[in-house]
RNA sequence: AAUGAACGCUGGCGGCGUGCUUUACACAUGCAAGUCGAGCGAGGCCAGGGGGCAACUCCUGAGUCGAGCGGCGAACGGGUGAGUAACGCGUGGAUAACCUGCCCAGAGGUGGGGGAUAACCCGGGGAAACUCGGGCUAAUACCGCAUGAUACCGAGAGGUCAAAGGCGGCUCGCAAGGGCUGUCGCCAUUGGAGGGGUCCGCGUCCGAUUAGCUAGUUGGUAGGGUAAUGGCCUACCAAGGCCACGAUCGGUAGCCGGCCUGAGAGGGUGAUCGGCCACACUGGAACUGAGACACGGUCCAGACUCCUACGGGAGGCAGCAGUGGGGAAUUUUGCGCAAUGGGCUAAAGCCUGACGCAGCGACGCCGCGUGGAGGAGGAAGUCCUUCGGGAUGUAAACUCCUUUUGCCAGGGAAGAAACGCCCGCAAGGGCUAUGACGGUACCUGGUGAAUAAGCCCCGGCUAACUACGUGCCAGCAGCCGCGGUAAUACGUAGGGGGCGAGCGUUGUCCGAAGUUACUGGGCGUAAAGCGCGCGUAGGCGGGGGAUUAAGUGAGAGGUGAAAGGCUGGGGCUCAACCUCAUGCAGUGCCUCUCAUACUGGUCUUCUUGAGGGCGGUAGGGAGAAGUGGAAUGGCUGGUGUAGCGGUGAAAUGCGUAGAUAUCAGUCGGAACACCGGUGGCGAAGGCGGCUUCUUGGGCCGUUCCUGACGCUGAGGCGCGAAAGCUGGGGGAGCGAACGGGAUUAGAUACCCCGGUAGUCCCAGCCGUAAACGAUGGAUACUAGGUGUUGGGGGUAUCGACCCCUCCAGUGCCGCAGCUAACGCAUUAAGUAUCCCGCCUGGGGAGUACGGCCGCAAGGUUGAAACUCAAAGAAAUUGACGGGGGCCCGCACAAGCGGUGGAGUAUGUGGCUCAAUUCGAUGCAACGCGAAGAACCUUACCAGGCCUUGACAUGCAUCUCUAAACCGGUGAAAGCCGGCGAGUGUCGAAAGACACAAUUUGCACAGGUGCUGCAUGGCUGUCGUCAGCUCGUGUCGUGAGAUGUUGGGUUAAGUCCCGCAACGAGCGCAACCCCUGUGAACUGUUGCCACCGGAGCGAGAGCUCCGAGCACUCUGUUCAGACUGCCUCGCUUAAACGAGGAGGAAGGUGGGGACGACGUCAAGUCAGUAUGGCCCUUACGGCCUGGGCUGCACACGUACUACAAUGCCCAGUACAGAACGAUCCGAUACCGCGAGGUGGAGGAAAUCACUCAAAACUGGGCCCAGUUCGGAUUGGAGGCUGCAAUUCGCCUCCAUGAAGCCGGAAUCGCUAGUAAUGGCGCAUCAGCUACGGCGCCGUGAAUACGUUCCCGGGCCUUGUACACACCGCCCGUCACAUCAUGAAAGCCGUUUGUACCCGAAGUCGCCCCUUAAAAGGCGCCGAAGGUAUGGAUGGUGAUUGGGAUGA
Repeated sequence: AAUGAACGCUGGCGGCGUGCUUUACACAUGCAAGUCGAGCGAGGCCAGGGGGCAACUCCUGAGUCGAGCGGCGAACGGGUGAGUAACGCGUGGAUAACCUGCCCAGAGGUGGGGGAUAACCCGGGGAAACUCGGGCUAAUACCGCAUGAUACCGAGAGGUCAAAGGCGGCUCGCAAGGGCUGUCGCCAUUGGAGGGGUCCGCGUCCGAUUAGCUAGUUGGUAGGGUAAUGGCCUACCAAGGCCACGAUCGGUAGCCGGCCUGAGAGGGUGAUCGGCCACACUGGAACUGAGACACGGUCCAGACUCCUACGGGAGGCAGCAGUGGGGAAUUUUGCGCAAUGGGCUAAAGCCUGACGCAGCGACGCCGCGUGGAGGAGGAAGUCCUUCGGGAUGUAAACUCCUUUUGCCAGGGAAGAAACGCCCGCAAGGGCUAUGACGGUACCUGGUGAAUAAGCCCCGGCUAACUACGUGCCAGCAGCCGCGGUAAUACGUAGGGGGCGAGCGUUGUCCGAAGUUACUGGGCGUAAAGCGCGCGUAGGCGGGGGAUUAAGUGAGAGGUGAAAGGCUGGGGCUCAACCUCAUGCAGUGCCUCUCAUACUGGUCUUCUUGAGGGCGGUAGGGAGAAGUGGAAUGGCUGGUGUAGCGGUGAAAUGCGUAGAUAUCAGUCGGAACACCGGUGGCGAAGGCGGCUUCUUGGGCCGUUCCUGACGCUGAGGCGCGAAAGCUGGGGGAGCGAACGGGAUUAGAUACCCCGGUAGUCCCAGCCGUAAACGAUGGAUACUAGGUGUUGGGGGUAUCGACCCCUCCAGUGCCGCAGCUAACGCAUUAAGUAUCCCGCCUGGGGAGUACGGCCGCAAGGUUGAAACUCAAAGAAAUUGACGGGGGCCCGCACAAGCGGUGGAGUAUGUGGCUCAAUUCGAUGCAACGCGAAGAACCUUACCAGGCCUUGACAUGCAUCUCUAAACCGGUGAAAGCCGGCGAGUGUCGAAAGACACAAUUUGCACAGGUGCUGCAUGGCUGUCGUCAGCUCGUGUCGUGAGAUGUUGGGUUAAGUCCCGCAACGAGCGCAACCCCUGUGAACUGUUGCCACCGGAGCGAGAGCUCCGAGCACUCUGUUCAGACUGCCUCGCUUAAACGAGGAGGAAGGUGGGGACGACGUCAAGUCAGUAUGGCCCUUACGGCCUGGGCUGCACACGUACUACAAUGCCCAGUACAGAACGAUCCGAUACCGCGAGGUGGAGGAAAUCACUCAAAACUGGGCCCAGUUCGGAUUGGAGGCUGCAAUUCGCCUCCAUGAAGCCGGAAUCGCUAGUAAUGGCGCAUCAGCUACGGCGCCGUGAAUACGUUCCCGGGCCUUGUACACACCGCCCGUCACAUCAUGAAAGCCGUUUGUACCCGAAGUCGCCCCUUAAAAGGCGCCGAAGGUAUGGAUGGUGAUUGGGAUGA
C1' cells in the first nucleotide's frame, strides 16, 4: 500500500459497487422450462344458431380450459470448484482425419399408397406410485412403392437413398372436391455463418529422505468401433517405449483475461465481471437427440431422508429466496417481466428467481453535512503552578448571517420505441398501446442552528506532556523495553497529536529485504572450497578462409476476444461510477523477406594452446629384494659389592638366590643420530641408513613431428594420516586399559614403578581429521627489492669464485589495487574469463527417521517440532591473568617493641529487656558520631498530664486579667483558687485609642518520623599514588590513536634527547606555616656579662636596687642552599648520578598545611540545610521514674602486669607547651591521706597551676606467685552536685585474684624515629580519661637485597571479562512445564496385486419372431468380499535425548 474480511468502540445522509473464503454438510415450503389448436383426434366450459314441452340433443366458433398423440425447446440460461498436475488451461498451429438442429445464400423436389396406436370406452390388480387385458380413432406420428442428382459406394460399369402437410386470398363446383396464388413448413443437395470434436509445438506448483517406470505396455498387420485419426478395442507378430533436460510415486491446486504489490525485474493471488474446463447426493451405465453419457431425464448399486395398509414406493437447492448445522463471519421465503436477453409460436401471446429493481449490512470506494462571520489580555468550571500566574481559549456565552441535510407542503420525470398494425416491390414512412422501480430522482416554497462526532495515540522508532493514583502489584508491550514510592511507558484526569462517519485491533499478501542476489549477494578469519586425484555426461573453448542462416538483428503480415489498465473526449451538480474511439499498451506466438559482424553447424587450412620425438638433469616420489652400524632390552660367562632406581621430596619396584656398574660373547625386534636447511620430492595423505632391480612425475635445452587433439567436471572410479576391525605372523623399546606408589579435601589425573591390546610385517576392511594456506581448478594481465633450490645462456677466469641474464620451484618485505578490519599483494584475498563444489540467524543437530555403505565401531545423505534476540567476525578502550619486562612503598627481608594468653577499662556483636534510642559494618565500622549518659543531655520505656501548642508570623476575637507573688492538690508537670503590677499618645480626671500580654478561633507551628538509592554541603578511601585531560594538526570508515609511546633520568608526566606532532590545563614541585644558622630592629612582665649601691655570709658567693640590652629569650623583618663551584661517570652532549670543597644546614635539610580526573548509588535526612512521603488531642509538647551502665558468651582497641635493665625507701637534678575570673589559687594552719580552713597574688613573658618523671646517688629486696602483680571484696572517709541505690571520682586501712612473657595468626616503626618517662589542654558541677589532642625528657637496632606476600605506577601480551576475576561459565543430579524420537502393539486413511462374486448397460452369439421386443449364453463391468503388500496418520506401558524455569 492492499483486502469478498472479522472483532472492539462509535455511527447523520446519499450515490455506485459488493456480501458462506468454513460442511461439494443436510434440507421444510414456494418458485426457477416450457410452448405450439395455423400438426392431430376426442372431451369440458362459454357464446351463437337449430330441434325438442322438458331433461336433453345437433351444428357452428380467429372464444376458452386441463390432459393425450405429435413438433420444437429442455445439451441454452443459472449454480459450484469437489475432482483434475492433465493437451485441463494459455498461446500458436493442424484437420487431405471430422460433425453441425435452428439461421443465411444457391439450385432442385414435395407423386402415389398402407397398417397401427395414445387419448376415449369397458373390465381387472394395487394402500399408493402405478399398472395389466379387451375395444374404437387421427395426424407434420410410423412403414413400403415410385422418381432421383455434380449426394453416397465403386477404378469404371453399375448400384443405393427422400419427402408432410398447415393457414390465408381469389376462383370453379349443388356437394365432395379441384385450379391459381400468398405464406409457414417438409425432402434431397451445394455453400456460408456461427458452434463443436480431435491432433500437435511451446508454457504451466512442491518433494530425489520418490530412481527407476511400463504388458495394451511400444510398434506393425488385419478386423471392429466412431462424425472422425488413433491400442480407442480385439486377434496375431515383433520387443519395444519413458527417464537425471527428473520418468514413476507422493503432496498441493480448477486454468486464464485479470487483481494486489513493486522503480522495474519479480512476488502473491485467481471473489465480484468475462473465456475455457470439471461437477450436479456417491459410484457405474447407456438411451433419446444435430448436440448429453444430460443439475430441476432414464436404469443399476450404495449411503441418507420421507411415505406405507409392510407387500412396496418417493426424493436429491453446488438454481432464487429460505431453514438447521458448521463458523470469527456473509442478506429478503420482496416487486416485476416495464427494459435487455432467451424458449415456443404465423402472430397476438405464454414462460423466464436469466434479468431489471427494491430490501438488509459503514463490507468497500466516492461525495456531502454536523454550521458561517464577529466576539475579552480572556467569564465560569476543570487542570497545572515557582502561588506571581499559566492552559483549555474566540473556544463558550452574546450579536449578526446562511439553510446543504432533516421535517412539512406543492410540482414531478428520463428510462419507451420497437414488436404489432397501415402504406410501400423495396429503401423507407405513418399510427397506437405499454413503467416493477415510483409519487422515487429532481425542482420550488416553508421551518429553524435547528436533527447529526467519534476513535486511536502522546518513552524511542513516530507527530503529540503534565498532575494524581499504583509501588516488579495491578498492568502495558509491534521491536527495544516500562512498573520494586517522585512512572511523559500501567490506570484516571487536564492538555496535546493524528484521522474523521469513522477509528483502532487481528488475520493474509507484496514492499521495505541487494534477507535466494536474472536485473542484484557471497565462501582466508563472520554461514560457506568436496581430504586429493583420474575421468563420463554437460558447460565453455586458439588463428585464417569458404558455405549455411539455427541463435542474433531488421522490415512486413496474422494473432494477442471483450471487460480491465493508460491517453483524450462525453454523461450523472462533482467524484466514485458509466460511456465513446481506425488511440496506446498487451514486452508473447506464428508466417514471409532481408542482413551475416558475433555464436552455432559443415568443409578446408595454420601453429602459438595441448601432446609427442631427441639431448640433458635434480630429487627422503613409489614398489620389491638384500645389507649396515650405533643404541635399548634379554640370555650366558667373568670381575665386583651393597646398594640401584626414581622424584619437587618420596615410595612402590629391582638387589646378598649377588643387582646397579663393568668386560666378553650371543639373541631379537624396531627406528635410522650427525648431514638436515625458512632445503628437496609427491595430487593429497605423506616420504629420511646403504646397495641393487622395477617404476611414476617434474624441470632445462632443441624447435624435429601431430595439428585444437583443450579447460573444467554433476554422477562414477581410484588414492587417502592416526586410531579401529578380521585372519595369520612378530614383539626389543614405547605403551591406551589395568595394578601398585605418591600428590590431594578427594585425584577414577598430572609425577613415579610395572604393564596388556596396539605400535611392526602379510592379506583384507574402515574412509575419517584443525585431511589447514581454515584460501577449488585452469588461463591471461598488473611496480619492485631480497634470500634460496634445479637447469640453461652471457661475461670473465686457473676455476660458474664473483657478476649480468632466461626458465621452473620455494620463502620474506613491499607499491598500486582489494578488504569490515586483520591482512593479501606476479605463489593475490588485485584485474578478468570459463567450469565445479558450497552458504543463507543461533540453539535443537551433523541429531532423528528413511535410504546407501560397513564384520563392527561407525560413515554418508540429512530434517522437523520447539526455543532464543541473538549467535558471530575484526578491531578499540579498559579491567583482569597462579603472562612477560621495568620501577616504587615499613610491601617483604633485616631489626626493635607489641597484639593474640591474664586482669581491668572501653567500643561492638549476640542474648536479655517495658526500654536496653539511633547511626557507623572488610581494608576505609568496633576508646567511631560521644572534646564527658547519675537528673539534664535523651532521641528509648512506663506512668501522669497539655492541645494554636515549649518556639515563629499573620488575621479575627476576648478582656483586666495573665506574669511575678500567695494558697490548695500532686512525685512533678499540671490542674484549681486568690491577689493583681505594666508601655506609648491624648486627657485635669474618669477614660479613650494604640502597643504588649492574655482568652477563643482560623491560617499554621512542631516531628531525632521514612527515604543518604531523590539531594546540597561536608567527610572517608584508593593516595602525596603520578597521574588525568584539552585545543589545533595528523592517522584511522569508525570506536579511537598520536601527543602521554621510545632512549636516559627523577621522589615526581622531574628534567633532557628523540619523534606527526605543536602547545596548553588540572595534578608534581615551588610560593604559605613551624623548626635548624646568622643579621637588623624590639627591650617589659624577659635577661644580668660589665659598672655602681644595699643586705646576708668566714669566704666563695647569694639576694635586692640602680644603670644597661652585650648574651639568652620574645617577636618582626631580612640573609642563607642554587647541583652555584671542583673531580669523575653516563654516548660528543644534556638531564642526571657518585665523590669533594665551603657551610649552621647539601642535593625536595626535617615536619606541617595543601589531596588532580575520578572510583566505591562509600558515610551522614541524628549537626545544619533540603525535594517528596507520613503524623496532627499525636509519630507534637511537659513531667516523674527507669533505660542507654542490663550478661552464658564472642571480637576489636587500650591500660596494668607477669618482674632484678626490676620493685621499694631515702636523697638530689634538668623541660616544653598549654591554661586561669562562678577561674587558677601561693605562704600559713588542720588531717596519715583524699581534702579542709584561709586568702596573698594574678584577665597573667609579672601571679598561680609547678615538686616534672624517667635519669642520677645511697640503701633494701635475692628469683619466691615474691617487698612482683594489683583485680576483687569488706570497712572507714573525702569531693562535686537538688540528688551518687540502680550508676560518679578520689583517699586510707584491710583483702590480695588471674598472671611466671602468651597457639594458629597478626600490628607499628628507617632517627631525634621506635621504645620509654612524665607534663599540659579541650569537653566538664563532678566523673568512668587507662580515651583524644598536644608538649618536652631519655633515646636505640637494622635495611644483604627485590625471589616471594600485599598495594601501586609505566610498557607489552592473551581474553569468550565490561555491574570488568568477588567476572564469565560447563556438566551431572533434584523438581515443574513443553515439543519430539524409539517402542510390544492397537486403531484409521489411502493405494497396488491376485482371486471370488457380479447389478444396470452397450456389444456379440443362440433361440424365437413377419419384424422389433422379451428370453438364454458370453465378454467387459460399479459396488462388495477374501488374501497379501506399499504409503501415510493417530495412539501406546515404558524409554532416549532436547528446550525452558528465581
This is a predicted structure of a 1446-nucleotide RNA (small-subunit ribosomal RNA) from an uncultured bacterium. Rfam family: Bacterial small subunit ribosomal RNA. Model confidence (mean pLDDT): 85 of 100.